[in-house]
RNA sequence: UGUUAAAUAGUAUAUUUGGUUAAUACUUAUGAUUGCAAAUCAUAAAAUAUUGGUUCAACUCCAAUUUUAACUU
Numbered sequence: 001u002g003u004u005a006a007a008u009a010g011u012a013u014a015u016u017u018g019g020u021u022a023a024u025a026c027u028u029a030u031g032a033u034u035g036c037a038a039a040u041c042a043u044a045a046a047a048u049a050u051u052g053g054u055u056c057a058a059c060u061c062c063a064a065u066u067u068u069a070a071c072u073u
Base pairs, nucleotide, nucleotide: 002071003070004069005068006067007066010026011025012024013023019056027045028044029043030042031041032040049065050064051063052062053061
């Protein structure tokens, strides 16, 4: 220099060929349980990198930007 891939709750991963409340585990808060705690159970909080475009409808398709990784020179 060029090519390719990735970015989703606080953390780690799903979400297939665009469609109705975006899922799970850990985490956090409250409550139950216990003599206290741990474990367990119930409830709740928390997310599609940023901007724009296509579409009746976008995490999903397209473009640019930012960051990260791999390969190449």

About this RNA:
A computed fold for a 73-nucleotide RNA from Rhopalodia yunnanensis, annotated as transfer RNA. NCBI's taxonomy places the organism under Eukaryota, Bacillariophyta, Bacillariophyceae, Surirellineae, Rhopalodia. Its mean pLDDT, the model's own confidence on a scale to 100, is 81. A source record names the gene trnC-GCA.